This is a predicted structure of a 73-nucleotide RNA (transfer RNA) from a bacterium. The sequence was found in a public genome assembly.
[in-house]
RNA sequence: GGACCCUUAGCCCAAUGGUCAGAGCAGCCGGCUCAUAACCGGUUGGUUGUAGGUUCGAGUCCUACAGGGUCCA
Numbered sequence: 001g002g003a004c005c006c007u008u009a010g011c012c013c014a015a016u017g018g019u020c021a022g023a024g025c026a027g028c029c030g031g032c033u034c035a036u037a038a039c040c041g042g043u044u045g046g047u048u049g050u051a052g053g054u055u056c057g058a059g060u061c062c063u064a065c066a067g068g069g070u071c072c073a
Stems, first nucleotide, its partner, number of pairs: 001072007010025002013022001018056001027043005049065005
């Protein structure tokens, strides 16, 4: 320098262009227990990397940029 992939909650990840973007872990509250862990219930948490574009409607499609990764040279 070139090709491709990834970027969504504190973390690991889902989500067919259309209802309110969800699950697990973690956090918080409660239950259980002599108590802790485990287990059970509830609950908080989102600028979907950034900026544009297409569309009635974008996490999803297109473009540029940024960060990370793999391969080629």